[in-house]
RNA sequence: UUUCUUCGUGGGGAUGGGGUUCCCCAUUAAUCGCCCGAUGGGCUGAUGACUCCUGUGGUGCA
Numbered sequence: 001u002u003u004c005u006u007c008g009u010g011g012g013g014a015u016g017g018g019g020u021u022c023c024c025c026a027u028u029a030a031u032c033g034c035c036c037g038a039u040g041g042g043c044u045g046a047u048g049a050c051u052c053c054u055g056u057g058g059u060g061c062a
Base pairs, nucleotide, nucleotide: 009026010025011024012023013022016053017052018051019050020049021048033043034042035041036040
């Protein structure tokens, strides 16, 4: 100096925050949604997963 592995740490997982857990990455990274007839048109969701809060959307009642 380079490569690999382990531990720790930090970061990331399509729009906010908290908790738990999983996965990925090591700054030249992880990540930056999907579909179609594609320079236009269409669709889902605040989660990676579960749950709570906030915001938003739909329906019904008072």